A computed fold for a 73-nucleotide RNA from a Rickettsiales bacterium, annotated as transfer RNA. The coordinates come from a structure-prediction model, not an experiment, and the mean pLDDT is 81. The sequence is in RNAcentral, with records from ENA.
RNA sequence: GGGAGAAUAGUUCCAAUGGUAGAACAACGGUUUCCAAAACCGCAGGUUAGGGGUUCGAUUCCCUUUUCUCCUG
Numbered sequence: 001g002g003g004a005g006a007a008u009a010g011u012u013c014c015a016a017u018g019g020u021a022g023a024a025c026a027a028c029g030g031u032u033u034c035c036a037a038a039a040c041c042g043c044a045g046g047u048u049a050g051g052g053g054u055u056c057g058a059u060u061c062c063c064u065u066u067u068c069u070c071c072u073g
Stems, first nucleotide, its partner, number of pairs: 001072007010025004019056001028042004049065005
């Protein structure tokens, strides 16, 4: 230099054909316990990497930028 992929909650990841953004763990609160841990119950947490376009409607489709990973010369 050329090609491919990834970016979503604090972390790891779903989200089939575009139609209310979710799970587990972690955090916080409660029950329990002499106190903790474990277990159980509850609660909060999101500019879906940035910008633009298409659409009634975009995490999803298109363009572009950034960062990271892999392949290749």